[in-house]
RNA sequence: UUAGAGUUUGAUCCUGGCUCAGGAUGAACGCUAGCGGCAGGCUUAACACAUGCAAGUCGAGGGGCAGCGGGAGAUGUGCUUGCACAUUUUGCCGGCGACCGGCGCACGGGUGCGUAACGCGUAUGCAACCUACCCAUAACAGGGGGAUAACACUGAGAAAUUGGUACUAAUACCCCGUAAUAUUAUGAAAGGCAUCUUUUAUAGUUGAAAGUUCCGGCGGUUGUGGAUGGGCAUGCGUUGUAUUAGCUAGUUGGUGGGGUAACGGCUCACCAAGGCGACGAUACAUAGGGGGACUGAGAGGUUAACCCCCCACAUUGGUACUGAGACACGGACCAAACUCCUACGGGAGGCAGCAGUGAGGAAUAUUGGUCAAUGGACGCAAGUCUGAACCAGCCAUGCCGCGUGCAGGAUGACGGCUCUAUGAGUUGUAAACUGCUUUUGUAUGAGGGUAAAAUUAGGUACGUGUACCUAACUGCAAGUAUCAUACGAAUAAGGAUCGGCUAACUCCGUGCCAGCAGCCGCGGUAAUACGGAGGAUCCAAGCGUUAUCCGGAUUUAUUGGGUUUAAAGGGCGUGUAGGCGGAGGUGCAAGUUGGGAGUGAGAUCCCGGGGCUCAACCCCGGAACUGCUUUCAAAACUGUACCCCUUGAGUGUCGGAGAGGCAAGCGGAAUUCCUAGUGUAGCGGUGAAAUGCGUAGAUAUUAGGAGGAACACCAGUGGCGAAGGCGGCUUGCUGGACGAUAACUGACGCUGAGGCGCGAAAGCGUGGGGAGCAAACAGGAUUAGAUACCCUGGUAGUCCACGCUGUAAACGAUGAAUACUAGGUGUGGGAGGACUGACCCCUUCCGUGCCGCAGUUAACACAAUAAGUAUUCCACCUGGGGAGUACGACCGCAAGGUUGAAACUCAAAGGAAUUGACGGGGGCCCGCACAAGCAGUGGAUUAUGUGGUUUAAUUCGAUGAUACGCGAGGAACCUUACCCGGGCUUGAAAGUUAGUGACGGACUUGGAAACAGGUCUUUCCUUCGGGACACGAAACUAGGUGCUGCAUGGUUGUCGUCAGCUCGUGCCGUGAGGUGUCGGCUUAAGUGCCUUAACGAGCGCAACCCUUGCUGUUAGUUGCCAUCAGGUAAUGCUGGGAACUCUAACAGGACUGCUACUGUAAGGUAGAGGAAGGUGGGGAUGACGUCAAAUCAGCACGGCCCUUACGUCCGGGGCGACACACGUGUUACAAUGGUCGGUACAGAGGGUUGCUACCUGGCGACAGGAUGCUAAUCUCAUAAAACCGAUCUCAGUUCGGAUCGGAGUCUGCAACUCGACUCCGUGAAGCUGGAUUCGCUAGUAAUCGCGCAUCAGCCAUGGCGCGGUGAAUACGUUCCCGGGCCUUGCACACACCGCCCGUCAAG
Repeated sequence: UUAGAGUUUGAUCCUGGCUCAGGAUGAACGCUAGCGGCAGGCUUAACACAUGCAAGUCGAGGGGCAGCGGGAGAUGUGCUUGCACAUUUUGCCGGCGACCGGCGCACGGGUGCGUAACGCGUAUGCAACCUACCCAUAACAGGGGGAUAACACUGAGAAAUUGGUACUAAUACCCCGUAAUAUUAUGAAAGGCAUCUUUUAUAGUUGAAAGUUCCGGCGGUUGUGGAUGGGCAUGCGUUGUAUUAGCUAGUUGGUGGGGUAACGGCUCACCAAGGCGACGAUACAUAGGGGGACUGAGAGGUUAACCCCCCACAUUGGUACUGAGACACGGACCAAACUCCUACGGGAGGCAGCAGUGAGGAAUAUUGGUCAAUGGACGCAAGUCUGAACCAGCCAUGCCGCGUGCAGGAUGACGGCUCUAUGAGUUGUAAACUGCUUUUGUAUGAGGGUAAAAUUAGGUACGUGUACCUAACUGCAAGUAUCAUACGAAUAAGGAUCGGCUAACUCCGUGCCAGCAGCCGCGGUAAUACGGAGGAUCCAAGCGUUAUCCGGAUUUAUUGGGUUUAAAGGGCGUGUAGGCGGAGGUGCAAGUUGGGAGUGAGAUCCCGGGGCUCAACCCCGGAACUGCUUUCAAAACUGUACCCCUUGAGUGUCGGAGAGGCAAGCGGAAUUCCUAGUGUAGCGGUGAAAUGCGUAGAUAUUAGGAGGAACACCAGUGGCGAAGGCGGCUUGCUGGACGAUAACUGACGCUGAGGCGCGAAAGCGUGGGGAGCAAACAGGAUUAGAUACCCUGGUAGUCCACGCUGUAAACGAUGAAUACUAGGUGUGGGAGGACUGACCCCUUCCGUGCCGCAGUUAACACAAUAAGUAUUCCACCUGGGGAGUACGACCGCAAGGUUGAAACUCAAAGGAAUUGACGGGGGCCCGCACAAGCAGUGGAUUAUGUGGUUUAAUUCGAUGAUACGCGAGGAACCUUACCCGGGCUUGAAAGUUAGUGACGGACUUGGAAACAGGUCUUUCCUUCGGGACACGAAACUAGGUGCUGCAUGGUUGUCGUCAGCUCGUGCCGUGAGGUGUCGGCUUAAGUGCCUUAACGAGCGCAACCCUUGCUGUUAGUUGCCAUCAGGUAAUGCUGGGAACUCUAACAGGACUGCUACUGUAAGGUAGAGGAAGGUGGGGAUGACGUCAAAUCAGCACGGCCCUUACGUCCGGGGCGACACACGUGUUACAAUGGUCGGUACAGAGGGUUGCUACCUGGCGACAGGAUGCUAAUCUCAUAAAACCGAUCUCAGUUCGGAUCGGAGUCUGCAACUCGACUCCGUGAAGCUGGAUUCGCUAGUAAUCGCGCAUCAGCCAUGGCGCGGUGAAUACGUUCCCGGGCCUUGCACACACCGCCCGUCAAG
């Protein structure tokens, strides 16, 4: 000293990218802003620059005297008579412009263009070097000479500048003398590092000086040494690209000249042909390097602002001069570009110094003060100069510090916001109010230190001079820091955020718009995600955003990753370089380890102290700087040299196995073709066909022949090979592996970048060959089309030889080698043992398979043939797409191959496994699902619903199954929601409160009515307060069939009365999840039984409920009537009866209970008994859920909308329209029938505003009377098919009844739009219905009638019930549809009406 989160999915684990939270910045932008301290401030255009300043100094080197001041002289004026002023002369003095001369200008300051380099860093070396000023030391300074600037005169020129003549000085310049430890040669000695160095001796050669002075000095010359600063050389380190692989002629080396301070191809002549490079030369791109800074746990990564060191540069390029030092930022020359001046002839300039300007840019400051301090130049010094420096100014640019008050204060005030709203919550002790404090602010005053020295003057110690003491002088910042006093809460808070990550939530507005967004994503009318508000959260004089870097990211992995399937093992071998390498011994010491020495500048970081009131900041000390060099030591390991060993590796000998390779020869079967024979009409082919072949004789069959290709059976998760690959037999040549043996060599090994070789199929070249097959192509089919699948043909090719290509899902999607790590069971080759034995068995080696433990893995799986445990080497990967593409290069005859990007774009792409759904996947099973049947639909007429069209309106909803005789179980008005017109506005209805009065009834005016009036008539109760009832002004409530069924409740349809859907605990799995619920048998059933890591349970199934079928008991009216009696024309009509039927309550009965067979069981099959037999028939009953299914118009309800109208009242119209299309029904088409006559048998219901017997009238609908019944009593009410007769005789009819005409009945204010019924007449289509399609498995279908609800009436042929008559068929589960369970595949999960690919069009 190491933190994670969001995002791929329906969910899961993994891989993997993207994104976020942290820190940082020379920053910028937005909003905001009280103060101070300390820092920082052109990152862009090394772009261009106006103006000022940034390097001068020395008169103690010199000649001099322009300017200033003084002195002296002269002249003049004023006059106070020696003063002032003016002019002038004079270098006499202080000083001093310019000039000569010395020193400096090579420092300091700026910038980062260039540079990939000995440039920088680090460590060494120079026996190959220089160094002004400074220090030490030795010695010296004698004599002489000629010039030149300034100045003066005179020219040229616009100017810059410059020419000529003449004079003159020096610490300027020159000559002579003297001097060696300088230098050359030789000898000797010593030393080293090869050239050499040091010391010494001899000889030769060359070269010095400057003065000034206050006499102390200062300065000068030569030599040596030191210090400082530099120069050069070398080891190591120092960016990217190999789509840059070869580079190099002064190049590499030598000899000799030259040059340099010095070495050196630095340069030149000659000679040699070298030098560098895969450990990356050369080229290209980018870049100043380092100390350090930021980040990080570290290793690293990024960076090079400020400060320090080094380098490079000074408009661009080049060159040298001077000098100790430069190839010189504020020097020179040349060239170039640019700017400026110009008299056009010619000149001037260089802010990457400090300020400042323009430009560029998102962006970066004052044309400030002072030399007081520190430092520098010059000077003896005073001092001068110094945009170095120190200060100040501007900027929240950063870091640090302080403040904007503190305490009390509840009626929890007002206001705001929210809510379940008489009120509560929150803002919030917040405010008001009371007390306190005064940092900051304002005002007034005081005010330290930065100053130490230096200098000057004086003094003391000894003689100068030095040391010390005293005094004097010097402060920009600045009257600043700081302190004191007074006043008074007074002068001082914002920014961002509030869906998750991520701390913080509500209301309103908006309505996929406006907008937000870092990622995921929000917004389509109830947005915690947009905008506003209230509230909250986080920071705070700042807060956010953007940009960039590190982190998180173990997401380049040395620490610290991977490669079967996620990205990733080279197609395979051989082998070079390289990397790695068995056992023992000895030496060395390169690596390694330890001790010492040097260095690693200072600053920074860290630790300990200290100074500013604290901190930031600064100072002191320590540690550290993980590095390099050197020395001493050690010798385990690696290395190296030598010796030795045999186990790795190889060789020998013996042995057997094999589709290993190459070449040659041989063989039989089959196909095809040819010839000949037999033989006749087809063959062939397919799902079915056709093209094709065949009477010119096919196919078939027999015989003979030709030719090419391939080798049946054996044959085997058998063998061999490195891989690709290899299959008839024989021979020859040849490679490898294995076993046994242990004779030989003695580590000879492993891997292997480049290189070289091999390398399926297809393809290419040349030449052969060509039977079969067969791309292309042709024809026939299929199809909407069919450039396919199928068929008939058919060419390249397939075969051989020789070349090329060099790729494949070249796969075990698994690189090679070595070692180790439970077992079991096959199989191929060999050996040993045991055995009578070739069998079997045991052991062992090498191959090849399966199962499986530990272990591994994301899982699947792998598991001695590892994907386990380790070691070595090679290859490869780093999100998806773009793309294995483009460009470049190499290879190739070409096709093409190898190498191999980027822009741009997405937030995923992906692996394994899970649950579903799905499959023209599989298995099992069920259902009127098919099949087998019966009757229908679709054709006609008509009814009804819907679509469409029309309309003023044809109100609205329902739309595959699951809308369409549905909501509607009754549209003439009403209903009614629609349209037209006329009215009302607290309203048509209900409630409360004043007030007035009855209400009502009769009549009447206008009007279509609603409505607006008029006349007459008229209350009740009372405790006398008032109440009941009605009308009415005002007010509070209204009202809406307006919208949203995608905001909802409730209800319903459907899958489906299908057998499923889940839970608890346990167990398995990292997990989603599984198990249970699977399997076998069985059932109508997840019904049950057996088995079983499951054991139990719940909702469903079943049962319980209703009804029907049998029996019993009880009861007996309105029902019944056997027996008895009475009576009638007849009838349970009457007495009576309680038997029967029936009614309606309670019981019984059926449970695979019994028998037989079968089965482990559950159960199944058959039978008996029984009214009923295996859930007896029917009904009610509908699991978890699906379809955002239906309904806001049944009702309820959130939100939105309308309020003299989208509310409400009335009249009329419409919902009934009609070219057409569809659904559901009715009636038919006839003889199993129609018509007429006669006869018989139900059940279930309804009825007082009703059903009505009976009588009368009418052909009839019905009407007029009349009676019974509030119903087991009366009534609707004759059931009809059926049966018995008669007639019709196959026709558009005696079928069929639409339509139309006429006449009526009834209901009702009212039948025109728009009712039903009756009678008479009329008599349409239709002769059994295309493709198709619906229902039904028994009292069912079919057929026949009856009743009821709604209702004044009825458009009912509909709906709901009731009974009568009463069938046919089911072999069976292949197929269609739907469903259940198991399994399999999956790139689907909005779940196949899915997903998704290509083309085209538009934008």